[in-house]
Molecule: Guanidine-I riboswitch aptamer
Organism: Halobacillus sp. A1
RNA sequence: AAAUGGCUCUUCUAGGGUUCCGCUCUUUCUUUGAGAAGAGGACUGGUCCGAGAGAAGACACGUAGCAGAAAGCUAUGACACGGAGGGACAAAAGCCCGGGAGAU
Numbered sequence: 001a002a003a004u005g006g007c008u009c010u011u012c013u014a015g016g017g018u019u020c021c022g023c024u025c026u027u028u029c030u031u032u033g034a035g036a037a038g039a040g041g042a043c044u045g046g047u048c049c050g051a052g053a054g055a056a057g058a059c060a061c062g063u064a065g066c067a068g069a070a071a072g073c074u075a076u077g078a079c080a081c082g083g084a085g086g087g088a089c090a091a092a093a094g095c096c097c098g099g100g101a102g103a104u
Stems, first nucleotide, its partner, number of pairs: 008058005015049002020046002022043001023040006061077006079099001081102001085097003
């Protein structure tokens, strides 16, 4: 330098906004209350989204060993600094573009 092969899924968390719920405020009806409408995410929250470089688990694959017809069982599998910009869903994000561009 080239070729071949190869990490996927589930749950959770950091984080994220505002569809829905809740909460707050205003208005209407009204004896009161409940209800209805509108606004608010510089509203703690529930639903929701959510990490290649976060966690746990499962599967797959590779290597070594056991056993061996095969299947199977055990162990093991490193490192990882990172924009801007764009995209989706209601919207945003450590999501996706992306182990990208770039840096060392």